[in-house]
RNA sequence: UCCCCGAAACGGCAACUUACUUCGAAAGGGUAAGACGCAAAUUAGCAGUCCUAAGCGGAAGCGUAUGGAUGCUGCUAGUACCGAA
Numbered sequence: 001u002c003c004c005c006g007a008a009a010c011g012g013c014a015a016c017u018u019a020c021u022u023c024g025a026a027a028g029g030g031u032a033a034g035a036c037g038c039a040a041a042u043u044a045g046c047a048g049u050c051c052u053a054a055g056c057g058g059a060a061g062c063g064u065a066u067g068g069a070u071g072c073u074g075c076u077a078g079u080a081c082c083g084a085a
Base pairs, nucleotide, nucleotide: 005083006082012038013037016034017033018032019031020030021029023028036071042078043077044076045075046074047073048072049069050068051067055064056063057062
């Protein structure tokens, strides 16, 4: 120095709650405060699962993603702080 690994430290992210929202049809998203947790809870792609149903279809019940969730699950690729055992 690099890899594995994950003690400590400096930081990072932010479940959920509350408030606001002339972002959205909704699901959801955004901002602020607090902080459940996370060693990739950083970025991207693919597959699956789940949520919503504007539009479309239907006589109706209802169906449907091109809309979402990535701290839903799995895999792959890239990048990254620190350095005890």
This is a predicted structure of an 85-nucleotide RNA (c-di-GMP-I riboswitch aptamer) from an uncultured Synechococcales cyanobacterium. The sequence was found by an Rfam model in a public genome assembly. Rfam family: c-di-GMP-I riboswitch aptamer. About the family: GEMM was predicted in a large-scale screen for bacterial structured RNA regulatory elements.